[in-house]
Formats: sequence, C1' cells, structure tokens
RNA sequence: GGCCCUUUAGCUCAGUUGGUUAGAGCACUCGACUCAUAAUCGAUAGGUAACUGGUUCAAAUCCAGUAAGGGCCA
Repeated sequence: GGCCCUUUAGCUCAGUUGGUUAGAGCACUCGACUCAUAAUCGAUAGGUAACUGGUUCAAAUCCAGUAAGGGCCA
C1' cells in the first nucleotide's frame, strides 16, 4: 500500500433478502423468601444502533466516506 471481516444496553450477543413498541442472557437497583447471607423467584431502569452524508414513503438493515479493532497478501 491492496483486499476482507467486526462495531447494537455496563459485559457477551441476536435481529429471518428495509415495514411502523430495538430484544435476550448475565450484571446493577428494588421487592419476595431467610434470624442473616448466598441461591431461587418477581419487577424496574438502562441503547436516538461507532461517526458523517446519501437512496427511499420508510434504514440497525442498502450505498459512499471516515474512525477504531482484527485477519490475509505484498
């Protein structure tokens, strides 16, 4: 220098060829249970989807660029 992959909640991830409430598990918080703690059960909260722009009636999803991380080639 060229090519490819990844980026969604505090962490690990899903999201069915674009369609109208953006989710799961764990963790945190609150409650139940217990003499108490753990375990278990229930509930709440937490993300304008890495950033910018574009296409579209409509974008986490498609396109371009940028950034970060990883891999291959030279």

Annotation: A computed fold for a 74-nucleotide RNA from Candidatus Providencia siddallii, annotated as transfer RNA. The organism belongs to Providencia, within Bacteria. RNAcentral holds the sequence, with entries from ENA.